[in-house]
Context: one part of a larger RNA
Molecule: small-subunit ribosomal RNA, 5' domain
Organism: marine sediment metagenome
RNA sequence: GGAUGAACGCUGGCGGCGUGUCUAAGGCAUGCAAGUCGAACGGUUUGAUUUAUCAAGCCGUGGCAAACGGGAGAGUAACACAUUAGUAAUCUACCGGAAAGAGGGGAAUAACCUUGAGAAAUCAGGGCUAAUACCCCAUGUGAUCUUAAAGUUGAUCUUUAUGAUUAAAGCGAGCAAUCGCGCUUUCUGAGGAGCUUAUGACCUAUCAGGUUGUUGGUGGGGUAAAAGCCUACCAAGCCAAUGACGGGUAGCGGGUGUGAGAGCAUGACCCGCCUCAUUGAGACUGAGACACUGCUCAAUCUCCUACGGGGGGCUGCAGUCAAGAAUCUUCCUCAAUGGCCGAAAGGCUGAAGGAGCGACGCCGCGUGCAGGACGAAACUCUUCGGAGCGUAAACUGCUUUUCUGGGGGAACAAGCUUCGGUUGAGUGUACCUCAGGAAUAAGUCGCAGCUAACUUCGUGCCAGCAGCUGCGGUAAGACGAAGGCGACAAGCGUUAUCC
Numbered sequence: 001g002g003a004u005g006a007a008c009g010c011u012g013g014c015g016g017c018g019u020g021u022c023u024a025a026g027g028c029a030u031g032c033a034a035g036u037c038g039a040a041c042g043g044u045u046u047g048a049u050u051u052a053u054c055a056a057g058c059c060g061u062g063g064c065a066a067a068c069g070g071g072a073g074a075g076u077a078a079c080a081c082a083u084u085a086g087u088a089a090u091c092u093a094c095c096g097g098a099a100a101g102a103g104g105g106g107a108a109u110a111a112c113c114u115u116g117a118g119a120a121a122u123c124a125g126g127g128c129u130a131a132u133a134c135c136c137c138a139u140g141u142g143a144u145c146u147u148a149a150a151g152u153u154g155a156u157c158u159u160u161a162u163g164a165u166u167a168a169a170g171c172g173a174g175c176a177a178u179c180g181c182g183c184u185u186u187c188u189g190a191g192g193a194g195c196u197u198a199u200g201a202c203c204u205a206u207c208a209g210g211u212u213g214u215u216g217g218u219g220g221g222g223u224a225a226a227a228g229c230c231u232a233c234c235a236a237g238c239c240a241a242u243g244a245c246g247g248g249u250a251g252c253g254g255g256u257g258u259g260a261g262a263g264c265a266u267g268a269c270c271c272g273c274c275u276c277a278u279u280g281a282g283a284c285u286g287a288g289a290c291a292c293u294g295c296u297c298a299a300u301c302u303c304c305u306a307c308g309g310g311g312g313g314c315u316g317c318a319g320u321c322a323a324g325a326a327u328c329u330u331c332c333u334c335a336a337u338g339g340c341c342g343a344a345a346g347g348c349u350g351a352a353g354g355a356g357c358g359a360c361g362c363c364g365c366g367u368g369c370a371g372g373a374c375g376a377a378a379c380u381c382u383u384c385g386g387a388g389c390g391u392a393a394a395c396u397g398c399u400u401u402u403c404u405g406g407g408g409g410a411a412c413a414a415g416c417u418u419c420g421g422u423u424g425a426g427u428g429u430a431c432c433u434c435a436g437g438a439a440u441a442a443g444u445c446g447c448a449g450c451u452a453a454c455u456u457c458g459u460g461c462c463a464g465c466a467g468c469u470g471c472g473g474u475a476a477g478a479c480g481a482a483g484g485c486g487a488c489a490a491g492c493g494u495u496a497u498c499c
Stems, first nucleotide, its partner, number of pairs: 001499004006495005013365006019358002021323001026321003030318003035064003040061009071276003081200003085196003090193003095189007103137004112127006142166004147161005170181004202248003209239003214236008251273004255266004278299005301312004329355001331354003337351001338349004368398004379388003403436006412426001415422002443488005448469003454483005464471002
């Protein structure tokens, strides 16, 4: 000198764009943050009614979603991350492409009704019923497995044949034909995911030996999948001064700061990956989780209780207490973008879009412009002559960025639709225009040298200053005040940290 997620002191006019618990991964009141589908199904309530029905809602079964989106960095020195290569060792819901199919039958169950238990949470028994819920039979283009043959490879794979196993669901529109949305099996694509390989990146030897599922093999198990991943047996290996093992610290990268670069430092915001969800453990469901607002158990804390027993988990958005030098609103809207569900209309969405607060940062603008005296007053200094403040003010003229008030007034809208029309939170915002009036708007730090800027008074090694050298003990340009001057400016200075 530059930089900062900054803080502190003094000061503070406006706008745009960013950014805002770095500490206690401490505890949390309250509200909201994941639902949706009646074009899968049963029941039920209300309203209308032309008694055919129509519309709106509710309870449950069922489907899809809830594994995304959002938060945090505790743990982790590791295939966690980055780059690279592999998977002949793998999986993949929804979406795209291709082929084939969808015949017949059955038993239940929730809601509901009813009985009972309980303070509650909730639970138990009996009875009825539906389905795209569940089960059985048939069919088998295919797929999987077995056996055999041929071809082929380093391991293997391909083709053909025999045998075995294995599917399905309907709904809507229409007078109908049919069409649309679904369903089943298989192949393939895309995107996604798992696993493996090599290389790379902290400190410490006052950590030198470490290891027994340890290293390898065989049999068995296990997974979507290779593998000591697990297990029984066998062998005795494997790693290490090119630093094993241990200890400390730490999410990693794209990047960011600085620097001419090499490098050094760093990893807030944004993007990718990983990990976590009060602490520890476990599995269930599912294409996908060992699952932040799912389940079970244990622990800690906390709440309710009729003492028998139950409920909860903000490292989501706001907000609160605590901690701290320190970090915001219990706001508006789904109008846009995106997500989930739905045939659609649409519903949900603290994702997101916006507004609010903070000079926290960067950028821009303003606080007026021109004229105006050998030069008012006050103040300061003085050699008492005068000098400085100073064209500064007053005064005259002008302008209106900004400000206040009046008027007008967007884009962002694509969509949806009965084709008439209708949809904007931000917002009467941005912007335009008219009127008024210099009107509403300047401070902070410094002035001994480094270092731009000096005098007077007060004080008297006191009070104090100070980044370093050092100032202060009676004329202090270094302390305090005043006047003057210098620098920067809606900021200025200090502190902390990095280069």